[in-house]
Annotation: Lysine riboswitch aptamer from a mouse gut metagenome, 164 nucleotides, folded computationally. Rfam family: Lysine riboswitch aptamer. Rfam links the family to the GO term lysine biosynthetic process. The coordinates come from a structure-prediction model, not an experiment, and the mean pLDDT is 75.
């Protein structure tokens, strides 16, 4: 270099079920009320219009679990930055947020817990920061006559075993 393999409450995906979202949005019908358009800025329209109230219908996406199944162990996951697409207003034209995918750069061996920030309707769940212990690997001490084992520090997947 090649090509195999392992860590485990392991990572992902697709298929179905589910809570949450929400008795919310939105449609219909009734009624008064209010009035110059509810991301933001500029243009146009808009009182037969727009908002709210009540009544009746009553969803969906991001986000999440559980199972089966497929693929795998930088598996994937996140930041930052760029760029295309896409959604958000009565409409249009431009910011702006959001969301998806590619690309580069960085960060994490692995998953659990707990406070704090931020994302999120969220006490769900992700991140990042800290701190706790537990797993897997090495190496480097001490225990033992040696291995096994055991204990204690340290390292970082750019690692570890094995085979060519």
């Nucleotide at each position: 270099g090649a090509g195999a393999g392992a860590g485990g409450u392991g990572c992902a995906a697709u298929u179905u079920u589910u809570a949450a979202g929400a008795g919310u949005a939105a449609u219909a019908a009734u009624u008064u009320a209010g009035u110059a358009a509810a991301u933001c800025a500029g243009a146009u329209u808009a009182a037969a219009g727009c908002u709210a109230a009540u009544u009746a219908u009553g969803a969906a996406a991001g986000g999440a679990a559980a199972a089966a199944u497929u693929g795998c162990c930088g598996a994937a996951a996140u930041u930052u930055a760029a760029a295309a697409a896409g959604u958000u207003u009565a409409u249009c034209u431009g910011a702006a947020a959001c969301u998806u995918u590619u690309u580069a750069a960085g960060u994490u061996g692995g998953g659990c817990u707990a406070a704090u920030g931020c994302a999120a309707a969220a006490c769900a769940u992700g991140u990042a920061u800290u701190a706790g212990a537990c797993u897997g690997u090495c190496a480097c001490a001490a225990g033992a006559a040696a291995a096994a084992c055991u204990u204690g520090u340290g390292g970082a997947g750019u690692g570890c075993u094995g085979u060519c």